[in-house]
Molecule: c-di-AMP riboswitch aptamer (ydaO/yuaA leader)
Organism: soil metagenome
RNA sequence: CGCCGAAUCUCCCCGCGAGGGGAAACGGGGGACCCGUGUCAUCGGGGUGAAUCCGCGCUGGACGGCGGAAGGGCGUCCCAGGCCCGAACCCGGCAGCUAACCUCGUAGGCGCCGCUGGGGGAA
Numbered sequence: 001c002g003c004c005g006a007a008u009c010u011c012c013c014c015g016c017g018a019g020g021g022g023a024a025a026c027g028g029g030g031g032a033c034c035c036g037u038g039u040c041a042u043c044g045g046g047g048u049g050a051a052u053c054c055g056c057g058c059u060g061g062a063c064g065g066c067g068g069a070a071g072g073g074c075g076u077c078c079c080a081g082g083c084c085c086g087a088a089c090c091c092g093g094c095a096g097c098u099a100a101c102c103u104c105g106u107a108g109g110c111g112c113c114g115c116u117g118g119g120g121g122a123a
Stems, first nucleotide, its partner, number of pairs: 001111004008024001010023005025106006035096001044094001045091004052069005071085004077119005
């Protein structure tokens, strides 16, 4: 200077400082009427996220492997091609939508210049 991601080069107060508290901004969860729908006994059910599913093979079973699809990403917008991802974690018997209202997060991981071409737009 950029990329994935909600996750900020923002502001205020206290503090010598480390740091603490708050606001804004961005994002998530819970939560009526109406409408809709599930479970019924350890089997389940639910949430963040693009990350869920199918086939083959291995196996007593699961994991690990291969291939594919849903879906997602690659420096303003569109098209084509190319490349890459297609994880992980959490709640704890329980949550649909949902106004008022309540509540939580602001991490982590990378690149060194920009994937290629065309179109559109602006100056």